[in-house]
């Protein structure tokens, strides 16, 4: 200094292939079952996707420039 990965509720992860409602599992808040509690059931809150711009009718996804992380070469 190169080069590859990766940043997405509180946690861990998909979504990128083809641009078209942003989901899972776990937690968490009520309520249900239970003498109680775990455990099961149902139900809700919680993001506007590292940050700027850019292309588009429409961007997590395309592009571009930055920034933070592991890696690998030097």
């Nucleotide at each position: 200094u190169g080069c590859g990965c990766g940043g997405u509720g509180g946690a861990g992860c998909a979504g990128u292939u083809c641009g078209g409602u942003a989901g899972c599992u776990c937690g968490c808040u009520g309520g249900g079952c239970u003498c109680a509690u775990a455990a099961c059931c149902c139900a809700g809150a919680g993001g506007u996707c590292g940050c700027c711009g850019g292309u588009u009718c429409a961007a997590g996804u395309c592009c571009g420039g930055c920034u933070c992380g592991c890696g690998c070469c030097a």
Molecule: transfer RNA
Organism: Actinoallomurus sp.